[in-house]
The prediction has a mean pLDDT of 82. The RNA shown here (c-di-GMP-I-GGC riboswitch aptamer) has 99 nucleotides and comes from Roseiconus nitratireducens.

RNA sequence: CUCGACAAAGGCAAACCGCGUGUGAGCGUGGGACGCAAAGUCAUGGGUCCGGUCACUCUUGGGGGAGAGUGGCGACGCCGGAUCGCCAGACUGCCGAAG
Numbered sequence: 001c002u003c004g005a006c007a008a009a010g011g012c013a014a015a016c017c018g019c020g021u022g023u024g025a026g027c028g029u030g031g032g033a034c035g036c037a038a039a040g041u042c043a044u045g046g047g048u049c050c051g052g053u054c055a056c057u058c059u060u061g062g063g064g065g066a067g068a069g070u071g072g073c074g075a076c077g078c079c080g081g082a083u084c085g086c087c088a089g090a091c092u093g094c095c096g097a098a099g
Base pairs, nucleotide, nucleotide: 002099003096004095011036012035016031017030018029019028020027021026034085040091041090042089044088045087046086047083048082049081050080051079052078053077054071055070056069057068058067059066060065
């Protein structure tokens, strides 16, 4: 440096539930443990997920635009967002068996 023990000291915390938050995916927090050798950090490349993108009506405005409601689409594309415990990548980190 790699690697990952029926090792040692520890660490994190899924589902679910309570509270808060967001249009939503989700996030924060408390409880709780399915599991995790990076289940530490980063949205960089993929994947997956969410919202918007259409028409009409009303309000506002000189206009561009913005907001609300109703109907439609619900595919692709585009714009914005989420997910690192989906995969990969980058950075950092405890311990020291066997190889």
It was read from a public genome assembly, where an Rfam model found it. NCBI's taxonomy places the organism under Bacteria, Planctomycetota, Pirellulales, Pirellulaceae, Roseiconus.